The part of an RNA shown here (large-subunit ribosomal RNA, domain III) has 383 nucleotides and comes from Paucidesulfovibrio longus DSM 6739. The prediction has a mean pLDDT of 81. Rfam family: Bacterial large subunit ribosomal RNA.

[in-house]
Context: one part of a larger RNA
RNA sequence: GAGUAACGACAAAAGAAGUGAGAAACUUCUUCGCCGUAAGCCCAAGGUUUCCUGGGUAAAGUUAAUCUUCCCAGGGUAAGUCGGUCCCUAAGGCGAGGCUGAAAAGCGUAGCCGAUGGAAAACAGGUUAAUAUUCCUGUACCCGUGCGAGUGUGCGAUGGGGGGACGCAGUAAGAUAGGUGAUCCGGGCGUUGGAUAUCCCGGUGCAAGCGUGUAGGCUGAUCUGGUAGGCAAAUCCGCCGGGUCAAGGCCGAGACGUGAUGCCGUGUCUUUAUCGACAGAAGUCACUGAUUCUACACUGCCUAGAAAAGCCUCUAAGUUUAGCGCGCGCGGACCGUACCGUAAACCGACACAGGUAGGCGGGUCGAGCAGACCAAGGCGCUU
Numbered sequence: 001g002a003g004u005a006a007c008g009a010c011a012a013a014a015g016a017a018g019u020g021a022g023a024a025a026c027u028u029c030u031u032c033g034c035c036g037u038a039a040g041c042c043c044a045a046g047g048u049u050u051c052c053u054g055g056g057u058a059a060a061g062u063u064a065a066u067c068u069u070c071c072c073a074g075g076g077u078a079a080g081u082c083g084g085u086c087c088c089u090a091a092g093g094c095g096a097g098g099c100u101g102a103a104a105a106g107c108g109u110a111g112c113c114g115a116u117g118g119a120a121a122a123c124a125g126g127u128u129a130a131u132a133u134u135c136c137u138g139u140a141c142c143c144g145u146g147c148g149a150g151u152g153u154g155c156g157a158u159g160g161g162g163g164g165a166c167g168c169a170g171u172a173a174g175a176u177a178g179g180u181g182a183u184c185c186g187g188g189c190g191u192u193g194g195a196u197a198u199c200c201c202g203g204u205g206c207a208a209g210c211g212u213g214u215a216g217g218c219u220g221a222u223c224u225g226g227u228a229g230g231c232a233a234a235u236c237c238g239c240c241g242g243g244u245c246a247a248g249g250c251c252g253a254g255a256c257g258u259g260a261u262g263c264c265g266u267g268u269c270u271u272u273a274u275c276g277a278c279a280g281a282a283g284u285c286a287c288u289g290a291u292u293c294u295a296c297a298c299u300g301c302c303u304a305g306a307a308a309a310g311c312c313u314c315u316a317a318g319u320u321u322a323g324c325g326c327g328c329g330c331g332g333a334c335c336g337u338a339c340c341g342u343a344a345a346c347c348g349a350c351a352c353a354g355g356u357a358g359g360c361g362g363g364u365c366g367a368g369c370a371g372a373c374c375a376a377g378g379c380g381c382u383u
Base pairs, nucleotide, nucleotide: 013031014030015029016028017027018026032380033379034378035377040360041359042358046340047339050338051075052074053073054072055071056070060068061067080141081140082336083335084334087118088117092113093112094111098107099106100105122139123138124137125136126135142332143331144330145329146328147327148326150324151323154319155318159314160313161312162311167301168300169299170298173294174293175292178288179287180286181285182284184203185202186201187200188199205263206262209258210257211256216251217250218249219248220245221244222243223242224241225240226239227238229237230236264283266279267278268277269276302305346355347354362374363373364372365371
C1' cells in the first nucleotide's frame, strides 16, 4: 500500500418471547421467501463415531456465538428370513503334474480362488434421546434334525440326462401401484356487504402368508416294442416303430375369500411436562392410469445374444427297513447394521459455485423426467 480488496452463487428476511455477562446469526412461535425428477426420500461406494444426551467456548468456524460436523464426558448399531460368510461359477488370478528357459522365471491342463451374475425362507403395526423387515405384538415361511403313528420296496454319485439358461427392437392386451371426483364419517358457521347451503376444513388406510386358480402364454398327452448314441450302467434322455385318447400337463399377474371380532385412524381423564389409564367414527363407489407386473410372453430382426451349482430324474459301487407325506419337539452359528451419502461427513490441500453408480419421485396446465406455480419434506446458502 491499507484498516483498502475480500468474507465463496443476488433463494430474503421481519417481529415477539426465551436463554445468557454479552444475541443480526442460538432456541421456540408467528409471518415472509427459495427448492420441489429436488436444494425431498431410500440405498451402493467411500468416510469411520462425524450419530444421541449432558457440559464447555481457548483454538477451529472467512464476523459474533450462549451455537456447531469444534473440545470434554457418558450413551448408542440386537437378524434362521436384509446383505455377506457358508453353495456355485464369469472375466481375471493362482496353478499338482506338464512345456519352455543358463537361472531367476514365463506359459499352462486338471483344479482352486474370484461377483458386478445364479441359488431356501417375513410381512404389518408399535416402540427409543439415539436401532429396527433385527426389539415388542400379531400373523407367517424355509432348511436341517429327533420322536410318534401311517404308508411302504426301494434308496443311493464326484457319473448320465433334464433344468437352471439368458440378445435387441416393436405393438397390443389384461392388471396393479398411484391419482382425481363422489359417497360416507368427524368438525366449523366468523373481524368487512353476503354465507345452515348445491358452503368450508380434515379423514375415508392396511402387508406377507394361506385358500381358490382367472386374463393370458407354452406344450399334443399317455401306454407299449426295439435300441449300435449319452466314454461303464440305466426303468432316465435321445433315436426308430405300434396302440389309445382329444384332452392332459406346465407357467401365470391380478381379483375374490381369509389373515382382520385385528392394527391404524380420534378423543376423554390425570400430569408442570412426559409417562400412564380408558373408550375408539367412516373406512365405500366411479373414472383415470403407468416407464411397474403377467413377461423378453408374443411378433419381428441380425450383429445370433455366459458358466456352474442349488433343483428334478436315472442308474453304478454299495445298502437293505431305507424312502415318502403328516403331527409334535429341537437347532439355525459368525460378520455388517450408528451417521453422512448430488454432500460442510466421499474425491478435489479448505465447512471449495467442480465430480460422484442405482431406485422412488405427488398436484394443476402440458406430449413430457421440458417449463411455471405448489404438496409432503427440506432450506434462506456463517458476516